[in-house]
RNA sequence: AAAGUCGGCUGAGCAGUCGCUGUUUUAUCGCAAGAUAAAAUGGAGGAAAGUCCGGGCUCCAUUGGGCAGGGUGCCAGGUAACGCCUGGGAGGCGUGAGCCUACGGAAAGUGCCACAGAAAAUAUACCGCCUGUCACUUAGUGAUCGGUAAGGGUGAAAAGGUGCGGUAAGAGCGCACCGCGCAACUGGCAACAGGAGUGGCAUGGUAAACCCCACCCGGAGCAAGAUCAAAUAGGGGGACAGACGCGUGGCCCGCGCGGUCCCUGGGUAGAUUGCUUGAGCUGCAAGGCGACUUGCAGCCUAGAUGAAUGACUGUUCUCGACAGAACCCGGCUUAUAGGCCGACUUUUUCU
Repeated sequence: AAAGUCGGCUGAGCAGUCGCUGUUUUAUCGCAAGAUAAAAUGGAGGAAAGUCCGGGCUCCAUUGGGCAGGGUGCCAGGUAACGCCUGGGAGGCGUGAGCCUACGGAAAGUGCCACAGAAAAUAUACCGCCUGUCACUUAGUGAUCGGUAAGGGUGAAAAGGUGCGGUAAGAGCGCACCGCGCAACUGGCAACAGGAGUGGCAUGGUAAACCCCACCCGGAGCAAGAUCAAAUAGGGGGACAGACGCGUGGCCCGCGCGGUCCCUGGGUAGAUUGCUUGAGCUGCAAGGCGACUUGCAGCCUAGAUGAAUGACUGUUCUCGACAGAACCCGGCUUAUAGGCCGACUUUUUCU
C1' cells in the first nucleotide's frame, strides 16, 4: 500500500417565524366535568417493519388427570422464558483471520433409491480369468460341466482401502499398515478425544420419509378487562330439558352450575380508565473465558384516539438511505445512501 474477516457508533447540523400535542403553574368563565389565554418544559426507531418465537398483564376459573395433537433435538451454562444468547465437541468450507449445520436413533419395524447397469440389500455374472471333457487343429479356436468376483464397464453409491504372499485362477484366503467393532484404561462435569490391546470384521444410503426415543406445552387476547351514562318492543316463534344441558382449541374422566340453544323484529352505543416507573436506562467497582450476575450512585426518556412533531426562510457540509409508536418487554429475520472507529488475517514493497 492492496485485498479480506469480525465487532461497534452515527443516521444531516445550526438559527429564526408560524402551526400540532402531553404535563405543570397562573388568570378568566363554569354547579361540576371542563373550556380559553400566557409561560415553562417534554414529544418516534435501529430496525418502530415481519407477526416468526418467548413472556409480563387481563379474563374464562373453583380444581385435577389422561388420550390425541403440537414443538424442540450434540454437551455444559445464561436468562422471567424461548425455537434465543455464550462457551465447548463433532462434521464440512476457506491459504488464513473466520463461517455454516433441520447435529438423538438405520441391529425395533415399514417404505424409497429414477435412468444406466448383469445386479441397488438375506442384492449379481454383461465382458472376462482358470481346471476338466469333446470336436477341429501349427501357435491355437469353438462348445460345454464346474470354480471365481481380483481386472474392465454402468452409476451418486456395487460385498472396506493400499501393498506383499498364496492359489488352477482368484478372494481378508493369510500377513503389515490404515479403516471398522468390542471391553477396559487415561484426560474432561459432559458431548467427546487419546494411546495400547483384541477380533478378519455387521456387505449401503435415506428419518427437512412414516416411525422409535428424550424433554416441553390450558385457552383467548388491550377490539383483553373495569367503571359511569343512554335506550325500549328484554317483543314474537321454535327445539332440548335432570337418564339433560352449559362451563375459552378436540375427546374422555373428575369437579362446578341450573336452564341452554336457534330464527326473526325494535332501541341505544357517549365518556373515563386500562395508558406508561419498567424482568427500565447510564456510570463505577467486584466475580466470570464469556453470555451474564451482584453491589453502590445517578436519571425519568411519547402516550395519540379518523390518529400529534409539520410548513417556510437563511446558512454549513460528509449533499442525507431503510423508514412512523397505538398494552409492554426479551429475541430472531428482513431492508439500509453516506460517514467514522477498533481488533485480526493474507499478499506486495522499503528499511
The RNA shown here (Bacterial RNase P class A) has 351 nucleotides and comes from Methylobacter sp. Its Rfam family is "Bacterial RNase P class A". Rfam classes the family as a ribozyme. Of the family's consensus pairs, 97% are formed in the model. Its mean pLDDT, the model's own confidence on a scale to 100, is 78. It was read from a public genome assembly, where an Rfam model found it.